[in-house]
c-di-GMP-I riboswitch aptamer from Candidatus Jettenia ecosi, 119 nucleotides, folded computationally. Taxonomically the source falls in Candidatus Jettenia (Bacteria, Pseudomonadati, Candidatus Brocadiia, Candidatus Brocadiaceae).
RNA sequence: GAACGAUAAAGGCAAACCCUGAGUGAUCAGGGGACGCAAAGUAAAGGAUCUUUAACCAUACUGGCAGAGACGCAUAAGGAUGCACUCUGCUAUGAAUUAAAGAUAGCCCUACUACCGAA
Numbered sequence: 001g002a003a004c005g006a007u008a009a010a011g012g013c014a015a016a017c018c019c020u021g022a023g024u025g026a027u028c029a030g031g032g033g034a035c036g037c038a039a040a041g042u043a044a045a046g047g048a049u050c051u052u053u054a055a056c057c058a059u060a061c062u063g064g065c066a067g068a069g070a071c072g073c074a075u076a077a078g079g080a081u082g083c084a085c086u087c088u089g090c091u092a093u094g095a096a097u098u099a100a101a102g103a104u105a106g107c108c109c110u111a112c113u114a115c116c117g118a119a
Stems, first nucleotide, its partner, number of pairs: 004117002012037002017032006035106001041112003046108002048104008062092008072083004
């Protein structure tokens, strides 16, 4: 110096949860608190997951509105009206996909740096 990681020593970080604050949100910051961590130190380039916004599609679901339609039922002498059904269009919601902007380094990979020293 590299690799490795003790029931070593000195020290370090802090999950869930609670309080306060920031953010539409994922999440973050501070305080408390410890599940764990030998890089749980730093960095969002890649993958993954998550969030927000937008677009597209028309397949499936639900709701609303409009139009059309043969039959059926009820009322009616009839025209017609109402209900139910079917189709078309628009719209809202949800899901999927895509794009953009983000979040997670305690999801993985990668890069860089670092304390200690038994085998």